[in-house]
This is a predicted structure of a 681-nucleotide part of an RNA (large-subunit ribosomal RNA, domain II) from a wallaby gut metagenome. It matches the Rfam family "Bacterial large subunit ribosomal RNA". The prediction has a mean pLDDT of 85. RNAcentral holds the full RNA, with entries from SILVA.
Context: one part of a larger RNA
RNA sequence: UCCGGCGAGCUGCUGCAACGGGCAAGGUUAAGGACUUCAGGUCCGGAGCCGGAGGGAAACCAAGUGUAAAUAGUGCCAUAGUCAGUUGCAGUAGGCCCGAAACCGGGUGACCUAUCCAUGGCCAGAUUGAAGUCACCGUAAAAGGUGAUGGAGGAUCGAAGCCACAUCCGUUGAAAAGGGUGGGCAUGAGCUGUGGAUAGGGGAGAAAUUCCAAUCGAACCCGGAGAUAGCUGGUUCUCCCCGAAAUAGCUUUAGGGCUAGCCUUGAUUUGUUACCAUACGGAGGUAGAGCACUGAAUAUCCGAGGGGGCGUCGCAGCUUACCAAAGAUUAUCAAACUCCGAAUGCCGUAAUGGGUGAAUCAAGAGUCAGACUGUGAGAGAUAAGUUUCAUGGUCAAAAGGGAAAGAGCCCAGACCUACAGCUAAGGUCCCCAAGUACGUGUUAAGUGGAAAAGGAUGUGUGAUUUCAAAGACAACUAGGAUGUUGGCUCAGAAGCAGCCAUUCAUUCAAAGAGUGCGUAAUAGCUCACUAGUCGAGAGGCCACGCGCCGAAAAUUACCGGGGCUAAAACACGACACCGAAGCUUAGGAAUUGACUUAGGUCAAUUGGUAGGGGAGCAUUGCCAGAGCGUAGAAGCCAUACCGUAAGGAGUGGUGGAGUUCUGGGAAGAGAGAAUGCCGGA
Numbered sequence: 001u002c003c004g005g006c007g008a009g010c011u012g013c014u015g016c017a018a019c020g021g022g023c024a025a026g027g028u029u030a031a032g033g034a035c036u037u038c039a040g041g042u043c044c045g046g047a048g049c050c051g052g053a054g055g056g057a058a059a060c061c062a063a064g065u066g067u068a069a070a071u072a073g074u075g076c077c078a079u080a081g082u083c084a085g086u087u088g089c090a091g092u093a094g095g096c097c098c099g100a101a102a103c104c105g106g107g108u109g110a111c112c113u114a115u116c117c118a119u120g121g122c123c124a125g126a127u128u129g130a131a132g133u134c135a136c137c138g139u140a141a142a143a144g145g146u147g148a149u150g151g152a153g154g155a156u157c158g159a160a161g162c163c164a165c166a167u168c169c170g171u172u173g174a175a176a177a178g179g180g181u182g183g184g185c186a187u188g189a190g191c192u193g194u195g196g197a198u199a200g201g202g203g204a205g206a207a208a209u210u211c212c213a214a215u216c217g218a219a220c221c222c223g224g225a226g227a228u229a230g231c232u233g234g235u236u237c238u239c240c241c242c243g244a245a246a247u248a249g250c251u252u253u254a255g256g257g258c259u260a261g262c263c264u265u266g267a268u269u270u271g272u273u274a275c276c277a278u279a280c281g282g283a284g285g286u287a288g289a290g291c292a293c294u295g296a297a298u299a300u301c302c303g304a305g306g307g308g309g310c311g312u313c314g315c316a317g318c319u320u321a322c323c324a325a326a327g328a329u330u331a332u333c334a335a336a337c338u339c340c341g342a343a344u345g346c347c348g349u350a351a352u353g354g355g356u357g358a359a360u361c362a363a364g365a366g367u368c369a370g371a372c373u374g375u376g377a378g379a380g381a382u383a384a385g386u387u388u389c390a391u392g393g394u395c396a397a398a399a400g401g402g403a404a405a406g407a408g409c410c411c412a413g414a415c416c417u418a419c420a421g422c423u424a425a426g427g428u429c430c431c432c433a434a435g436u437a438c439g440u441g442u443u444a445a446g447u448g449g450a451a452a453a454g455g456a457u458g459u460g461u462g463a464u465u466u467c468a469a470a471g472a473c474a475a476c477u478a479g480g481a482u483g484u485u486g487g488c489u490c491a492g493a494a495g496c497a498g499c500c501a502u503u504c505a506u507u508c509a510a511a512g513a514g515u516g517c518g519u520a521a522u523a524g525c526u527c528a529c530u531a532g533u534c535g536a537g538a539g540g541c542c543a544c545g546c547g548c549c550g551a552a553a554a555u556u557a558c559c560g561g562g563g564c565u566a567a568a569a570c571a572c573g574a575c576a577c578c579g580a581a582g583c584u585u586a587g588g589a590a591u592u593g594a595c596u597u598a599g600g601u602c603a604a605u606u607g608g609u610a611g612g613g614g615a616g617c618a619u620u621g622c623c624a625g626a627g628c629g630u631a632g633a634a635g636c637c638a639u640a641c642c643g644u645a646a647g648g649a650g651u652g653g654u655g656g657a658g659u660u661c662u663g664g665g666a667a668g669a670g671a672g673a674a675u676g677c678c679g680g681a
Base pairs, nucleotide, nucleotide: 001681002680003679004678005677006676011093012092013091014090015089016088017087018086019085021083022082023081026050027049028048032044033043034042035041054061055060064076065075066074067073096234097233099231103224104223105222106221107220108219114198115197116196117195118194119193120192121191122190123188125157126156127155128153132149133148134147135146136145137144161185162184163183165182166181167180168179169178200216202212203211204210209218237616238615239614240613241612242611247260248259249258250257251256261367262366263364264363265362266361267360268359269358270357272355275354276353277352278351279349280348281347282346288340289338290337294334295333296332299329300328301327305323306322307320308319309318310317370395371394372393373392374391375390376389377388378387379386400411401410402409415588416587417586418585420584421583422582426578427577428576429562430561431560435575438573439572440571441570442569448564454549455548458546459545460544461543462542464540465539466538467537475533476532477531478530479529481506482505483504486500487499488498512527516525517524589606590605591604592603593602594601595600617670619667620666622664623663624662625661626660627659628658635654636653637652638651639650641648642647
């Protein structure tokens, strides 16, 4: 890992409801007893229980009664029950199954290990050389010195023994703690044999929560015990009908619960009723807008008051590039501003048209983590696949087509069958079904097929304005002068460092007291301006369409790919076609309703998790009936048959003795999952 077997809502009592049944103003026995064919039996047994009357705190009254002054109003009441059965649910019990860590009681353990007690045993060899003693020297005597002797020590080196410091190996080991090489202690607080003592909130502890039999922050065994588990996992056949919630309130509550909301089933009532559209009548203060209030905020004027300066006998007065209330004009902002004010939405209606539901009661639930998306908002950074609301949608619980691929986007809601048709979104060159289709434009960037501020004689369309056959724009030829080097300033200043301005005047076709370059200053080049040549448009500004730059990241990838340029891109227009489980067609099934000549017909419906309801299939005993079987039962193997499914036959083989069907009735009644249990491979 696989295969086989086993494996989870059971039972008693009590209660509520539904269903069918018995008896009925009654219903029913319990314990117990008798009989007995000993059974799922019959008969006694009326104790008791429920019902038959309620109301009131009660006295009490009574089909009524309480309240009250009340003959008023109003609350409650006045309608058949009861007994067992079946089913559903609840309560109580282990109560669908498996699962703790723990708690308590009674016992068993010190052959491991800790400490202690008793009694034994063990420590090769080699060193060092304390005290003391002796001799000599020394001293008044001592002290002291030297040499011997001596043999102390939690002394030294090092085997046995004990330990466990380093490292390597081992790590499904040779070993549930070892092996190798080194290491420490090794006469001591040493090591060790045997016997004994201390026991679980207890012991022992040179003290580490360390040890107490491979178990220790409380040993092990059995029991209370099926502890408890708001937690995790699992919970076994089929089909049909309906079908949620992820919200509110409360909660030592937040991943749990209770009630309500939403779902199912049944009964009753109502039925132009729920709901939708239109019409009509209402309330309102949002969007927008506004500044009349409350605040914020801009400029100017005016201006009390304040500040500064001058000033004085005097706070008399004068003055101001200061601040500034109120006021005027101008121009703004607001969720907690409003002189105003929609669209929607909401409420109502003996209206009209659609539409077929709604309410109440009873029983059964599940749900209380929601997700994304559009719109309106708060929080956040007008961040998030963020978070919190509101209001729609989808998913959840929804398959199909599209978006390359995708829970939540777009289209569309799958009863079954079909090698029939039409469409939706989206598409029609190839992959790939359908236009290499049509018309008119745009784009040259592979833009399309990723991005901003900003930038640009890209290109198209439109508007407006100026100049132009009295000749524009561009180009070329020629001129571009004189007073004058304007004045001032200056070393110089001559159009061109700078300052000044009545920026003049003259000659002209035209020419600035000068547009730029240039010089130390001149000079020089050039422009404005003018004429000629040429001969038809030229310049400015604005708006819109499509493009360009801006554009750097880590595996090849920003059209799904190939590939595409009068497109296979973009815009507009119009016509075809493809395209889904949508719609239609043909056949079939089921549910509900209506009608019915009882055969059926018609209409609508038939996605579905949690969950509710209905109908069935199969298994194993039992009862009754009917059968089959050595001329071959069950079981097993094969098989193109039947049924909407669970499933059921027939035939053949195998097998070798039991077994099937019908109708009831009862359950140890269905396996793929529980890191399930047992066995096998």